[in-house]
RNA sequence: GGUAGAGGUUGCGUAUGUUAAGAGUACUUCUUCGGAUGUGGCAGCCACGCGGGAAGGGGAAAGAAAGGGACAUACGCCGAAAGGACCGGCGCGCUGUGAACCGGGGCCUUGGGCAUGCAGUCAACAGCUGCAUGACUGUCAUCUGUGUAACAGGAUGGGGCGCUAUC
Numbered sequence: 001g002g003u004a005g006a007g008g009u010u011g012c013g014u015a016u017g018u019u020a021a022g023a024g025u026a027c028u029u030c031u032u033c034g035g036a037u038g039u040g041g042c043a044g045c046c047a048c049g050c051g052g053g054a055a056g057g058g059g060a061a062a063g064a065a066a067g068g069g070a071c072a073u074a075c076g077c078c079g080a081a082a083g084g085a086c087c088g089g090c091g092c093g094c095u096g097u098g099a100a101c102c103g104g105g106g107c108c109u110u111g112g113g114c115a116u117g118c119a120g121u122c123a124a125c126a127g128c129u130g131c132a133u134g135a136c137u138g139u140c141a142u143c144u145g146u147g148u149a150a151c152a153g154g155a156u157g158g159g160g161c162g163c164u165a166u167c
Base pairs, nucleotide, nucleotide: 001167002166003165004164005163008078011077012076013075014074015073016072017071018070019069028061029060030059031058032057033056037049038048039047040046041097042096043095044094045093081110082109083108084107086104087103088102089101111137112136114134115133116132117131118130119129120128121127139158140157141156142155143154144153
């Protein structure tokens, strides 16, 4: 250097189907109060609506969806994957700009899942992401070790650019 594997039955990711929630919410219409502004992400411009009644509040009718979640199945895997920074694209009425989304691996971090706390996202107390703490788990090293040896167990420490087997 090549090849093949292990961690877990809540390992990781993708797709499909079903389903709870989203939510009696958003949008629309009618009515009433109200009495001048409202919409197009943000700023400027521009456009549109509005005293034939704007925003907002009350009542009534009708009434969604997306992302995210759970379950099942199938597939791909074990830096699986996730996040951050950076670069590019998309660009809303126009010009800028930001969010969201998509792409890029060549940089950095993380062994894995869980629980708790804080922060962000979100309709959400679900979930996800980041940080911190905690035990658990897997692996390697050192010491100890029932013990002929190997090996169970225990303590400490390290990390996947690792570990095991093999060529």
Record summary:
A computed fold for a 167-nucleotide RNA from uncultured Acetatifactor sp., annotated as Lysine riboswitch aptamer. RNAcentral holds the sequence, with entries from MGnify. Its Rfam family is "Lysine riboswitch aptamer". From the family's description: Riboswitches are metabolite binding domains within certain messenger RNAs that serve as precision sensors for their corresponding targets. Model confidence (mean pLDDT): 77 of 100.